[in-house]
């Protein structure tokens, strides 16, 4: 630091995804040790049990106990009992202090709760410290104990007694408190200024000692600890204020104690904190109010930073203690382990009533993916109490559990190649695991055992941790490795299994029979006591852009305007100092972070020092810029004056042309309409023509890339009213400016409301056509509407898809308006300034296209808007509207893209150019018939298989009776029908004979090889093992070969140039050609594969040679040459290429024919010709045999043959070829037969002989237009040939039989000259079988105007949402199922607020007839002061009811 993913490729946009770091984690697999940390994120759910806050006897009375002393009593004479004194330790209670700290949790809280900085002249502060002064005199109770009572219990009532540092009163007193008066300063509730009045305190204990004593004690002095009043300090708090930190505007208005005042109450203290009265304020777009969420911070994670996210542990603050309310005590609480009340829950109960609060430490249940021991100790640190000893302390220090995190260590080190075995792979050679192991040498961290053994502790003792850390010794490589991944991103590859199955997956995507992507194995990569996965946060993401983005076409400029708040703002001078900048100072706790140094062996961890950290406070300073204030200026802006163009707006009026309708005339059969028609109109007189009239709407020509307006928009003419612009002048004002959230106005068309109007046009609607349909396009009608007035609506591709303003930055051309100059008689022309409107273009910008002074360039200011696609401009809510609907505007869910520009192709019922028997023009056919052959389909035991539009179908097959043969049935064989090697045995096997059998084969018998160095070998057989074999499968694993586009003219490369790039250029263009053939031009210049030529053949001539040809020449055969090149002439063309015509020539512009097939396309065809990877079969999917089948038959298709006849058929007769074949062959002559054929055997290994008769043709005759003397199918009989064998299933002959068929629908095929057509001949295959195939000659035409159309092809161009490329892509409805969301008569629940009602505890107020020790009066009774219970009232948690 980036990468993957939209495309055939490219570029930019844009989203999604990944690599990093982090965690209070969890889950899966695995797990050796130690250190340091951390450990209920969920149910602020409920809790058994134990512990977590007590302490003080030096405040007090008492109780019991122990010890000592003496006394008394009893007796078993050393014990027991009793009271007394002294002492020790203890206990409940009274009293004091603590319990408001420490510990836990984060529910609530959007708030002065928190952070930061200030204020408090508006306040408090126990214990502690410093200072001042004091502590005198009295009094009455009460708990405990005891007695009695109630109750199950908790607990409680009554009575008698008693103490205090408990309580009360009096005295004294201030510098304390309150009130008033005067003076001063001030921050005005302050200040140790002065005066007057009033109020107002206390407690003792202990040590030592002295004195007195009725031995109980009392008094004095003293030590320490306390006590009272007061000043100050310290610590800790209360209250107030500025600033700061969440989301939603689909929450826009909120508020009645509300805002303020006066007076009072209350508090430590200010304050509507509370109350009475008065006023009507207060907050809010700089976001009030409401809703949602959330403890806040130091900090933590991440990040380059700015930021973003978070707020575990540690530290500060706040809040809470089952939910809610309340006060009491106190210095401090509205109080976690206190109290009262209500509610919920749990427990006890004798049913009357009680008890309880782990969000303390452990622990349990529950919830949850998930979070520990009911441990040890107060040794240390800290806290409470105490004079102290000490006690208490789940704070804390430790230990335990957990790989939860971070850090450290180990599981060994060195040597060791026969590269062992095994595994895996293999091209079978080997490779790999791999120096890895074994083996040898060494070490001992760790481990086990044994020994020693801390620091942490202060003056002494005292150590939970701990027999721990650490040290020493011994033993022995011993006790210790896994997890994930291996298609790309991303580091690491093979085999097998599986076969769109099972599965994987973060994204792209893998899996449909060779998967580096699934599973397993081997190997490899990564990390390592861990490794992966999941979740969350930051990063990457400049993808919310402050740093640091955009808006013509990718998402994005508001439809337009004037203008409010706000933001921004010209030139000069002065003042101030708010912003800004500098310095100083205060603060920003500690911890954390960074740097340096130190301590644990290192590190984590930790100690010390320094640094850093704020939109903060205060003081001082600077004055450029911004700002405030003041003064000035004129260029911005506005105005005046003089001109000027215009469909700018509104109203009123006027005009002509045209359409339609009405009337009249004249006139007759059609008109109209269309691609063609029809509906329609017309003999009741239309259309066409003329005249007259009515009415509505729109304004031809002028009209222009023209003008005006902010936009929408504006078009006849005249008048009235009215807005804006431009030019000139430089006269006036003096920054008055720009933009503009919200609000306001305008806003095409359609639509709505009311009332008019209605000629034409014309949604809907009705007809006619078209069509498969035609709710359309076309035609005939036609209602709203279009028009007017008034009022709504408020949208648009409201577009330049480009907001407004200002300034700057090359030019050229055109045009509108105004001005100046020049010129002229004058208009024009020409030069020039300003303002507009257009085109081209430089720099620059842009992803490109393009923009380019009318910017999309360079800058500034202000506004609006965007943040992936779909869902969706939808839903809900709100606002507007009469409605239609508009404005605002989500989410769930879903996708890995959607989209822009440009590129190359392909395609188009786009365009242009060109070619081809492509059409057209012709000739002959096919398609109809019968037959042949092939195919489909069907049938079958099998009808073997393949080929399937063109590019399968007389194709593989140049020839299926057996064989072939791959198929079927049956019968056999199993190292096999065939190849090679090895082991063992054997001398047979073949052959012959016999038997069985359909054959193959089996069984039996006969026969029984050659060489030899005697071991054996050759040959053959048998046995066993390796292996053979397969026309089984995959042509989508392949080679080779072939078809096709296409004999089409194309396909590319190097260098250069252009483009960010894909790519382009070259190869396009102008001509020309059969041709990317050639010429010219050109940022291209060259080159390659194709084209052409070279090759074969044919046509002419020459030469040479010649058998079997030939009388010689000639012909012929074979070979070598010549010839043709647009070479010559002429015309056209561009002085080109080339073309037209001509001459000569056998042949003329490629002379005819053939061979030859570019880059590539169709996963085209072939595993059955061959080869071949993989897979499959192995007494069978191999192999042999017999028989059958491939020859079936309703039907369909393809290719042919023969015909339908007279240009013919039949009979007779008579000519003329070429190219081939022939020795298991061709077969002559001659003979037989009607014939097929047979007999025969000459000749020929072939220019010699044979096949061999060529046929159409010629000549002569018959037939006479008919299903015939056309046509031959079919069938019968009789024959011939081949062959072991013609039944299934061959060919031929004769006789007989004589079917369909009378020229063929739509449609389709071939052919442009020696061609088509007609006509025979030959060959290959082959025993036989040819209408097929391959060749050969004979006879021998017609037509081509032309390129509109069909098909195919080439080039250019254009559009594209196609690229599997139009056989593409893709839209909507419907059906079924699933999911998400909205609505729905309703129904159920939650939260909050409000109204009414009820109202606990409790404070406060009033009352207080009942009750009461202290003080006062009184001798007393009694009374007073004061208080308590009780009652009432305000408030009040909660409950109820309601909308």
């Nucleotide at each position: 630091a980036g990468a993957g993913u939209u495309u055939g490729a490219u570029u930019a946009u844009g989203g999604c995804u990944c690599a990093g770091g982090a965690c209070g984690a969890a889950c899966g697999c695995u797990g050796g040790c130690g250190g340091u940390g951390c450990g209920c994120c969920u149910a602020a759910u409920g809790c058994a049990u134990g512990c977590a806050a007590g302490u003080c006897g030096a405040a007090c009375g008492g109780c019991g106990u122990c010890u000592a002393u003496a006394c008394c009593g009893a007796c078993u004479c050393g014990u027991c009992g009793g009271g007394a004194u002294a002492g020790g330790g203890g206990c409940a209670g009274u009293g004091g202090c603590a319990g408001a700290c420490g510990g836990c949790u984060g529910a609530g809280u959007a708030a002065c709760a928190c952070g930061u900085a200030a204020g408090u002249g508006a306040c408090c502060u126990a214990c502690c410290c410093c200072g001042a002064a004091g502590a005198g005199g009295g009094g009455g109770a009460u708990a405990a104990u005891c007695c009695g009572g109630a109750g199950a219990a908790a607990u409680u009532c009554g009575g008698c007694c008693u103490a205090a540092u408990a309580c009360c009163c009096c005295g004294u007193a201030a510098g304390c408190u309150c009130u008033c008066c005067c003076c001063g300063a001030c921050a005005c509730g302050u200040c140790u200024g002065g005066g007057a009045g009033a109020g107002g305190g206390a407690a003792g204990g202990u040590u030592c000692u002295c004195g007195c004593u009725u031995c109980g004690g009392c008094g004095g002095g003293u030590u320490c600890c306390g006590c009272u009043u007061u000043g100050g300090g310290a610590c800790g708090g209360g209250c107030u204020u500025g600033c700061g930190g969440c989301c939603u505007a689909u929450c826009a208005g909120g508020u009645a104690g509300u805002u303020g005042g006066c007076g009072g109450g209350g508090u430590a203290a200010c304050g509507g904190c509370c109350c009475a009265c008065c006023a009507a304020g207060c907050c809010u777009a700089a976001g009030a109010c409401a809703g949602g969420u959330a403890c806040c911070c130091g900090g933590u994670g991440u990040g380059a930073g700015a930021g973003c996210a978070c707020g575990a542990a540690c530290g500060g603050g706040c809040a809470g203690a089952g939910g809610g309310g309340g006060a009491c005590u106190g210095a401090g609480a509205c109080a976690c382990g206190g109290c009262c009340c209500c509610c919920a829950c749990u427990c006890c109960u004798a049913c009357g009533g009680g008890a309880g609060g782990c969000a303390g430490c452990a622990g349990c249940a529950g919830g949850g993916a998930a979070u520990c021991u009911u441990g040890c100790g107060c040794a240390a640190u800290g806290g409470g109490c105490g004079a102290a000893a000490g006690c208490c302390u789940g704070a804390c220090g430790c230990a335990g559990c957990g790989a939860c995190a971070c850090c450290g260590c180990g599981u060994g080190g060195g040597g060791g190649a026969a590269g062992a075995a095994g595994g895996c792979u293999u091209u079978c050679g080997a490779g790999u695991u791999g120096u890895a192991a074994a083996c040898c040498c060494c070490u001992u961290u760790u481990c086990u055992c044994g020994g020693g053994g801390a620091a942490g502790a202060g003056c002494a003792a005292g150590g939970a941790c701990g027999g721990u850390a650490c040290c020493c010794g011994a033993g022995g490589a011993a006790u210790a490795a896994g997890c994930c991944u291996c298609g790309g991103c991303u580091a690491a590859c093979u085999a097998c299994g599986u076969g769109c199955c099972a599965g994987c997956a973060g994204c792209c995507g893998c899996g449909g029979u060779a998967a580096u992507a699934c599973g397993u194995a081997g190997g490899a990569g990564g990390c390592g006591a861990g490794c992966g996965u999941u979740g969350u946060c930051c990063g990457g993401a400049u993808u919310u852009a402050c740093u640091g983005g955009g808006c013509g076409u990718a998402a994005a400029g508001g439809g337009c305007g004037a203008g409010u708040a706000g933001g921004c703002g010209g030139c000069c001078c002065g003042c101030c100092a708010a912003g800004u900048c500098c310095c100083a100072u205060g603060u920003g706790a500690a911890a954390u972070c960074u740097c340096c140094c130190g301590g644990c062996u290192c590190a984590a961890c930790u100690g010390g020092g320094a640094g850093g950290g704020g939109u903060c406070g205060u003081g001082g300073g600077a004055a450029a810029c911004u700002g405030u204030c003041g003064g000035g200026c004129u260029c911005g802006a506005g105005g005046g004056c003089a001109g000027u163009a215009g469909a700018g707006g509104a109203g009123a009026g006027u005009g002509g042309a045209a359409u339609u309708c009405c009337c009249g005339g004249a006139g007759u059969a059609g008109c109209g309409g269309u691609g063609g028609a029809a509906u329609g109109c017309g003999u009741a007189g239309a259309u066409a023509c003329c005249g007259g009239g009515a009415g509505g709407a729109a304004c031809a020509c002028c009209c222009g890339a023209g003008g005006c307006g902010a936009a929408g928009g504006c078009g006849a003419c005249u008048c009235u009213c009215u807005g804006g612009g431009c030019u000139g002048u430089c006269c006036c004002u003096g920054a008055c400016g720009c933009u503009g959230g919200g609000g306001c106005g305008c806003g095409a068309g359609a639509g709505c409301a009311u009332g008019g109007g209605g000629a034409g046009c014309g949604a809907a609607c009705c007809g006619g056509a078209u069509u498969a349909g035609a709710u359309a396009c076309c035609c005939g009608g036609g209602u709203a509407g279009u028009c007017c007035a008034u009022g709504c609506c408020c949208u648009a591709a409201a577009c330049g898809a480009u907001g407004g303003a200002u300034a700057c930055u090359a030019g050229g051309c055109a045009u509108u308006g105004a001005g100046g100059g020049u010129a002229u008689c004058g208009a024009c022309c020409c030069c020039u300034u300003c303002a507009g409107u257009g085109c081209c273009g430089u720099a620059g910008c842009u992803a490109a296209c393009g923009c380019g002074a009318u910017a999309a360039g360079u800058a500034u200011c202000c506004c609006g808007c965007c943040u992936g696609g779909g869902g969706a401009g939808u839903a809900c809510g709100g606002c507007c509207g009469c409605a239609a609907g508009g404005c605002u505007g989500a989410a769930a869910c879903u996708c890995a893209a959607a989209g822009g520009a440009a590129u190359u192709g392909a395609c188009g019922g786009g365009c242009c150019c060109c070619c081809g028997c492509a059409c057209a023009a012709g000739c002959a056919g096919c398609g109809g018939a019968g037959c042949g052959u092939g195919u489909u389909c069907u049938u079958u035991a099998a009808u073997u298989c393949g080929a399937u539009g063109a590019u399968a179908a007389g194709c593989g097959a140049a020839g299926a009776a057996c064989c072939u043969u791959a198929c079927c049935a049956g019968g056999g064989c199993u190292u096999g029908a065939c190849a090679u090697g090895c082991u063992u045995c054997u001398g047979a096997a073949a052959u012959c004979c016999g038997c069985c059998g359909a054959a193959a084969g089996g069984c039996g018998g006969a026969c029984c090889u050659c060489c030899u160095u005697c071991g054996g070998g050759a040959c053959g057989g048998a046995u066993g093992c390796a292996c053979a074999g397969a026309u089984a499968u995959u042509g989508c694993a392949u080679g080779g070969c072939c078809g096709u586009c296409g004999u089409c003219a194309g396909c590319u490369c190097g260098u250069g140039c252009c483009g960010u790039g894909a790519g382009g250029u070259g190869u396009u263009g102008g001509g020309u050609u059969a041709a990317g053939u050639c010429c010219c031009g050109c940022a291209a210049c060259g080159a390659g594969c194709g084209c052409a030529a070279c090759c074969c053949u044919u046509g002419u001539c020459g030469c040479u040679a010649g058998u079997u040809g030939u009388c010689u020449u000639u012909u012929c055969u074979a070979g070598c040459g010549a010839g043709a090149c647009u070479g010559c002439c002429u015309c056209u063309a561009a002085c080109a290429a080339a073309g037209g015509g001509g001459a000569g020539g056998a042949a003329g512009g490629u002379g005819g024919g053939g061979a030859u097939g570019a880059c590539g396309u169709c996963a085209g065809g072939u595993c059955a010709g061959c080869a071949u990877g993989g897979c499959u079969c192995u007494u069978a999917c191999g192999u042999c045999c017999u028989g059958g089948g491939c020859u079936a038959g309703a039907a369909a298709c393809a290719c042919g043959c023969u015909a339908c006849a007279a240009u013919g058929g039949c009979c007779g007769u008579u000519a003329c070829a070429g190219a081939g074949g022939g020795u298991u062959g061709c077969c002559a002559a001659g003979g037989a037969g009607c014939g097929a054929u047979c007999c025969g055997g000459a000749g020929c290994u072939a220019a010699u002989c044979c096949c061999a008769a060529a046929a159409a043709g010629g000549c002569g005759g018959c037939c006479c237009c008919a299903g015939u003397u056309g046509g031959a199918a079919u069938u019968g009989c009789a024959g011939g040939c081949u062959g072991a064998a013609a039944c299934c299933c061959g060919c031929c002959u004769g006789c007989a039989u004589g079917a369909g068929c009378g020229u063929g629908g739509a449609g389709c095929u071939g052919c442009u000259a020696g061609u088509a057509a007609c006509u025979g001949c030959a060959g290959g295959u082959c025993a036989g079988c040819a209408c097929g195939c391959u060749g050969c000659g004979g006879u021998g035409a017609a037509u081509a105007c032309g390129u509109u159309c069909u098909c195919g092809g080439g080039g250019g161009u254009u559009g594209u949402a196609c690229a599997c490329a139009c056989c593409g892509c893709c839209c909507g409805u419907c059906a079924c199922g699933u999911c998400a969301u909205g609505g729905a008569a309703g129904u159920c629940g939650g939260c909050a607020a409000c109204a009414c009602u009820u109202g606990a505890a409790g404070u406060c107020g009033c009352u207080g007839g009942g009750c009461c020790a202290a003080c006062c009066c009184c001798a007393a009774c009694g009374g007073g002061a004061g208080g308590c219970a009780g009652g009432c009232g305000c408030c009040g948690a909660g409950g109820g009811u309601g909308g």
The RNA shown here (small-subunit ribosomal RNA) has 1443 nucleotides and comes from an uncultured bacterium. The RNAcentral record of the sequence draws on ENA and SILVA. Its mean pLDDT, the model's own confidence on a scale to 100, is 86. It matches the Rfam family "Bacterial small subunit ribosomal RNA". Rfam links the family to the GO terms structural constituent of ribosome and ribosome.